About this RNA: This is a predicted structure of a 117-nucleotide RNA (SAM riboswitch aptamer (S box leader)) from Sediminibacterium goheungense. Its Rfam family is "SAM riboswitch aptamer (S box leader)". Its family is annotated with regulation of gene expression in the Gene Ontology.

[in-house]
RNA sequence: UUCUUAUCAAGAAAGGCGGAGGGAAUUGGCCCUGUGAAGCCUUGGCAACCAUUUCCACCAUAGGCGGAAAAAGGUGCCAAAUCCGGUCCCCACAGCAUUGUGGGGGUGAGAUAAGUC
Numbered sequence: 001u002u003c004u005u006a007u008c009a010a011g012a013a014a015g016g017c018g019g020a021g022g023g024a025a026u027u028g029g030c031c032c033u034g035u036g037a038a039g040c041c042u043u044g045g046c047a048a049c050c051a052u053u054u055c056c057a058c059c060a061u062a063g064g065c066g067g068a069a070a071a072a073g074g075u076g077c078c079a080a081a082u083c084c085g086g087u088c089c090c091c092a093c094a095g096c097a098u099u100g101u102g103g104g105g106g107u108g109a110g111a112u113a114a115g116u117c
Base pairs, nucleotide, nucleotide: 003115004114005113006112007111008110013043014042015041016040017039021032022031023030026086027085028084029083044078045077046076049074050073052070053069054068055067056066058064059063082109087106088105089104090103091102092101093100094099
C1' cells in the first nucleotide's frame, strides 16, 4: 500500500514536559480548549478483535466448526453515536410549488482488528 471479512449509540484519566490549537480530510453545523489544545513521556484504566486455557454441542475426528466462560500475551482505545449533516430511498409535517423541517434506512468515506497481494 491493495483487497476481503467483522465491529463501530456501551466502556475507560491522572501526573510531568509542552504552550495554541483540537474534534481524519472538504464543507456546513455543533462542541472541547490558558480552569492549558495538539504532541511526547510516565502511571493507571476500559474493552475483548486475534492468540491462549477450560467446558459444551455438532461433523466427514492427529482435526474442523459453532457456543459459553476464564485470563489478559499481541493490538486497540480512554469528551460528545465514527460529535452530527452533505448523495440516494422511505415516512411524517409545512407550503400552490421549487423546497424546508423532523424521523428511519442504505451508499460513500473513515477508525480498529484479523487475513491477504